[in-house]
Overview
This is a predicted structure of a 77-nucleotide RNA (transfer RNA) from a Desulfurococcales archaeon. Model confidence (mean pLDDT): 83 of 100. NCBI's taxonomy places the organism under Archaea, Thermoproteati, Thermoproteota, Thermoprotei, Desulfurococcales. It matches the Rfam family "tRNA". Gene Ontology term of the family: triplet codon-amino acid adaptor activity. Rfam classes the family as a transfer RNA.
RNA sequence: GCCGGGGUAGCUCAGCCGGGUAGAGCGCCGGGCUGUUAACCCGGUGGUCGGGGGUUCGAAUCCCCUCCCCGGCGCCA
Numbered sequence: 001g002c003c004g005g006g007g008u009a010g011c012u013c014a015g016c017c018g019g020g021u022a023g024a025g026c027g028c029c030g031g032g033c034u035g036u037u038a039a040c041c042c043g044g045u046g047g048u049c050g051g052g053g054g055u056u057c058g059a060a061u062c063c064c065c066u067c068c069c070c071g072g073c074g075c076c077a
Stems, first nucleotide, its partner, number of pairs: 001073007010026004020057001027045006050066005
C1' cells in the first nucleotide's frame, strides 16, 4: 500500500441486509428474601451509535471523506 472484519451503556455484544420510539446480559444503585453473605426476585440507573459531511420528511442503518483496533496479502531496504 491492497483486501476483509470491527468501533453502539462502565464491560461483552445484538440491532445495520430491507431507514420509522436505541436494546440484551453482566455491572452499579435501591428494595424484597436471609441470622449474615452469596444466590434468587422486583424496580431503577446508564448512550455525541469513533469523528466530519451528504442524501432524505426521517440515518446507528444508505453514500463520501477520515481516525483507531484486529486478521490476511504485498512492497522497499